[in-house]
Context: one part of a larger RNA
RNA sequence: UGACGGGGCCCCGCACAAGCGGUGGCGCAUGUGGUAUAAUUAGAAGCAACGAGAAGCACCUUACCAGCUCUUGACAUCGUGUGUCAUCUCUAGAGAUAGAGCGUCCCUUUCGGGGUCACAAUCACAGGUGGCGCAUGGUUGUUGUCAGCUCGUGUCGUGAGAUGUUGGGAUAAGUCCCGUAGCGAGCGCACCCCUUCUUGUUAGUCCCCAGCAUUAAGCCGGGCACUUUAACGAGACUGCCGGUGAUAAACCGGAGGAAGGCGGGGAUGACGUCAAAUCAUCAUGCCCCUUAUGAGCUGGGCUACACACGUGCUACAAUGGAUGGUACAGCGAGCAGCGAUCCCGCAAGGGCUAGCUAAUCUCUCAAAGCCAUUCUCAGUUCGGAUUGCACUCUGCAACUCGAGUGCAUGAAGUCGGAAUCGCUAGUAAUCGCGAAUCAGAAUGUCGCGGUGAAUCCGUUCCCGGGUCU
Numbered sequence: 001u002g003a004c005g006g007g008g009c010c011c012c013g014c015a016c017a018a019g020c021g022g023u024g025g026c027g028c029a030u031g032u033g034g035u036a037u038a039a040u041u042a043g044a045a046g047c048a049a050c051g052a053g054a055a056g057c058a059c060c061u062u063a064c065c066a067g068c069u070c071u072u073g074a075c076a077u078c079g080u081g082u083g084u085c086a087u088c089u090c091u092a093g094a095g096a097u098a099g100a101g102c103g104u105c106c107c108u109u110u111c112g113g114g115g116u117c118a119c120a121a122u123c124a125c126a127g128g129u130g131g132c133g134c135a136u137g138g139u140u141g142u143u144g145u146c147a148g149c150u151c152g153u154g155u156c157g158u159g160a161g162a163u164g165u166u167g168g169g170a171u172a173a174g175u176c177c178c179g180u181a182g183c184g185a186g187c188g189c190a191c192c193c194c195u196u197c198u199u200g201u202u203a204g205u206c207c208c209c210a211g212c213a214u215u216a217a218g219c220c221g222g223g224c225a226c227u228u229u230a231a232c233g234a235g236a237c238u239g240c241c242g243g244u245g246a247u248a249a250a251c252c253g254g255a256g257g258a259a260g261g262c263g264g265g266g267a268u269g270a271c272g273u274c275a276a277a278u279c280a281u282c283a284u285g286c287c288c289c290u291u292a293u294g295a296g297c298u299g300g301g302c303u304a305c306a307c308a309c310g311u312g313c314u315a316c317a318a319u320g321g322a323u324g325g326u327a328c329a330g331c332g333a334g335c336a337g338c339g340a341u342c343c344c345g346c347a348a349g350g351g352c353u354a355g356c357u358a359a360u361c362u363c364u365c366a367a368a369g370c371c372a373u374u375c376u377c378a379g380u381u382c383g384g385a386u387u388g389c390a391c392u393c394u395g396c397a398a399c400u401c402g403a404g405u406g407c408a409u410g411a412a413g414u415c416g417g418a419a420u421c422g423c424u425a426g427u428a429a430u431c432g433c434g435a436a437u438c439a440g441a442a443u444g445u446c447g448c449g450g451u452g453a454a455u456c457c458g459u460u461c462c463c464g465g466g467u468c469u
Stems, first nucleotide, its partner, number of pairs: 007469002010466004015459002019423005027313007034305002064300007073125001077124001080120004088101005105115004127289002130287003136283002138278003141274001143272001148187006154163003167178004193266004198234007208223002212221001237260001240254005316416001320375007332363003337356002342351003382413001387408007429451007
């Protein structure tokens, strides 16, 4: 000078408390450990590994295993020689591959030269998802969106260092005011940026429809008033009033206002810490392999299953299940695509195709809700696991190993021990919808809207953090 203390003072945080809903019990999904395996590729490990990288494992991916193959190589550059490729067909093979056949490139000054591609041999070399993240760059997590971390000069101290940055108030904030051997400054805070909430101007098609006219229908005429879209503005600043306070900073209450004291949300992450993570995104040093630790292919595996843990989904029912009718969104996506209407099928889906490169057409009927009927407390008309049969779709191909449909089957489960998690408002809870990845394959992820609570006395205690001592 720091760090630490079951030392002290002060302060903060869904940290506790007050509440609401969960996890831990069941079934399933998914990740991990363990075990087993020819292989079940490899990494990640308290918080900060474990629905995480992976925004999607049938082949491919793929790095793993078995077998079959290649050796200047699947990929790059240079030189030499021979040729002209490619595509297609046939044969053998699991395929990689091997053989045979058809075929015989382009420009040109027509000698020849150049380019593309293939083959052969040779030398430099290629190649490595092989090792070391404790050799590294870059990127990221975490502390933590916590309020801190420093510097110049001056002063003090022999010096390490101190001061400033401490103190009194106030703040979300080292934010501000006052005091003060300090005076200033920088990185952070805040502002600036995006979005949401109110409104004005401009603009009016593919959007909208009040009045006029019209229809089955904003469909057509017409109209930019409204809604809306998208560009530029306005608006909120403790600006105004009262009180408290040191006459300060600020706080409390009020007015006006769509919005009030940072209005809500996002992006934004200081100096550093954890030899934190990543050599498997990429790059890179050293080491290692070089007829193999490189490369190609077929099949298998990553999907195994006495078990243990994490994260989720569905439930255990009547605030519910079933049947019928009926109402109201928003974000988005679409040409190798979205696919209406009509017809076929109980359904998944299929057939024909209209429209749409989209404010035009399609995905797209939102669901919970509301109105009726039924079930009457049961392992049930709850619950849907598991299994059988028959199908649908994608795709060379659904056996290992996809998703969906119909009929049948109808398991556990009657609210969950110790323990433990999330959340302070349009939040929790609950309801559906969309997208990325993607041929197909979400209970995951990222978004969107609908319905919409309870509680916060307070800071004694638990956990973490900050200032001073």